A computed fold for a 70-nucleotide RNA from a Bacteroidia bacterium, annotated as transfer RNA. The sequence is in RNAcentral, with records from ENA. Rfam family: tRNA. The family's RNA type in Rfam is transfer RNA. Rfam describes the family as follows. Transfer RNA (tRNA) molecules are approximately 80 nucleotides in length. The coordinates come from a structure-prediction model, not an experiment, and the mean pLDDT is 82.

RNA sequence: GGAUAGCUCAGCUGGUUAGAGCGAAGGUCUGAAAAACCUUAGGUCAUCGGUUCAAGUCCGAUUCUACCCA
Numbered sequence: 001g002g003a004u005a006g007c008u009c010a011g012c013u014g015g016u017u018a019g020a021g022c023g024a025a026g027g028u029c030u031g032a033a034a035a036a037c038c039u040u041a042g043g044u045c046a047u048c049g050g051u052u053c054a055a056g057u058c059c060g061a062u063u064c065u066a067c068c069c070a
Base pairs, nucleotide, nucleotide: 001065002064003063006022007021008020009019015053024040025039026038027037028036046062047061048060049059050058
C1' cells in the first nucleotide's frame, strides 16, 4: 500500500438502486456449432468495534498479503 461477485478491477469530497469486463445459466440466430445479441443469477464490501441522520468510503484494533528502510 492492498483486501468489494467464481476471476481481474472501478466506486470521486460520506448520501438515495454497490457497478464494469471476463466467466456461469437460459434464450434469439444456425442444418449443427462458433461468433454476435438479449435476459438472469451471483456480494456478511477481510473481521470486530466506534463516529454519524446516513459508512464500501472516516477513526481504532485484529487477520492475511505485497513492497520499502534498518